[in-house]
RNA sequence: CAAGCCGGCCGGGUGAUCGCGGCGGGAAUACCCGCUGAGGAAAGUCCGCACUCCACAGAGCGCGGUGCCGGCUAACGGCCGGGCGGGGUGACCCGCCGGCAAGUGCAACAGAGAGGUAAAUUGCCUGAAAAGGCGAGGGUGAAACGGUGGUGUAAGAGACCACCGGCAGGGGCAGUAAUGUUCCUGGCCAGGCAAACCCCAUCGGGAGCAAGGCCAAGCAGAAUGCCGCACCACGGUGCUCGGGGCUGCUCGUUCCGAUUGGCAUUCGGGUAGGCUGCAAGAGGCGGUCGGCAACGGCCGUCCCAGAUAGAUGAUCAUCCCCUCAACAGAGGGACAGAAUGCGGCUUAUAGGUCGGCUUGGAAU
Numbered sequence: 001c002a003a004g005c006c007g008g009c010c011g012g013g014u015g016a017u018c019g020c021g022g023c024g025g026g027a028a029u030a031c032c033c034g035c036u037g038a039g040g041a042a043a044g045u046c047c048g049c050a051c052u053c054c055a056c057a058g059a060g061c062g063c064g065g066u067g068c069c070g071g072c073u074a075a076c077g078g079c080c081g082g083g084c085g086g087g088g089u090g091a092c093c094c095g096c097c098g099g100c101a102a103g104u105g106c107a108a109c110a111g112a113g114a115g116g117u118a119a120a121u122u123g124c125c126u127g128a129a130a131a132g133g134c135g136a137g138g139g140u141g142a143a144a145c146g147g148u149g150g151u152g153u154a155a156g157a158g159a160c161c162a163c164c165g166g167c168a169g170g171g172g173c174a175g176u177a178a179u180g181u182u183c184c185u186g187g188c189c190a191g192g193c194a195a196a197c198c199c200c201a202u203c204g205g206g207a208g209c210a211a212g213g214c215c216a217a218g219c220a221g222a223a224u225g226c227c228g229c230a231c232c233a234c235g236g237u238g239c240u241c242g243g244g245g246c247u248g249c250u251c252g253u254u255c256c257g258a259u260u261g262g263c264a265u266u267c268g269g270g271u272a273g274g275c276u277g278c279a280a281g282a283g284g285c286g287g288u289c290g291g292c293a294a295c296g297g298c299c300g301u302c303c304c305a306g307a308u309a310g311a312u313g314a315u316c317a318u319c320c321c322c323u324c325a326a327c328a329g330a331g332g333g334a335c336a337g338a339a340u341g342c343g344g345c346u347u348a349u350a351g352g353u354c355g356g357c358u359u360g361g362a363a364u
Stems, first nucleotide, its partner, number of pairs: 001360010012319007020037007039335001043346002046344005051208004058251004063204005068082005083097001084095004098199002103197002105193002121138002123134004146164006165189002167186008212276004221267007228239004240258007283302008320333005
């Protein structure tokens, strides 16, 4: 100097004029004063929870999620650290990370044969031929039944042997563990895909702020059909039947009713208003201690939107950044707007800036 990897921050500031929402104060909807007002993703609605209700609240099935180990967290499919596998020269990045000798299934085309006592093309051996033996060499394919060297054979082949690799079983050492390393035995040589169905382990009740609570106002009901017994202290209890709830089903459980009432079907009418939930928190910031870290403890400090046809803005000037230009000036400044809230993930993002690390080149 160039290229790259990882992490963080900013992404507009100031002033003036005018205009909005909330809170507080002044006698006050109007006027005045003070404070305050859209993000790193507010987006997606993909996860997890807080909160509310079902509801006093249970089991099974179904359905769905997760899937190496150890930690963090309110929790998670998140984050941190590690192991293993893969990619990269490297800094680093990715994860489809329990199980294929439990079962079922899939693999086009090519090839002789595609997953098992399979297969026989070119070829090798025996033979006059017919036929038989082989599967080592060559070829096809993403993948062809371990590799190298030998023994052996008619020719071969783990058929046998040595070493190596894989697999199974059994030990030692290190580590909390995943795992790593090493030794012994065994010719056992049993491909790939589970982000294929599946098996195993583990987790999950449902719905959602249009949840839910309060107040006010208003109406209108009609037709058809169906609907019990026993006991008793007259009130109830038990059984049966009907309906509702536990938001997929079953059991179970619970509530209401059984002719002054209820249920089913059809027709018809009223309401859409106001208040609340609604922001002081698993909160922000600073310091310190512990921890590799995620994060946690302690101390101090701050209050930083709560709208409801939906505010948080408009104009001017100036500063800042980028490009063109080089007298002056012109153009541009990304992605993008809260609606119950929080912790994450994913996606979009003009431009600027800081730190650490890797590789290459040059010079000293």
Annotation:
The prediction has a mean pLDDT of 77. This is a predicted structure of a 364-nucleotide RNA (Bacterial RNase P class A) from an Ardenticatenaceae bacterium. Taxonomically the source falls in Ardenticatenaceae (Bacteria, Bacillati, Chloroflexota, Ardenticatenia).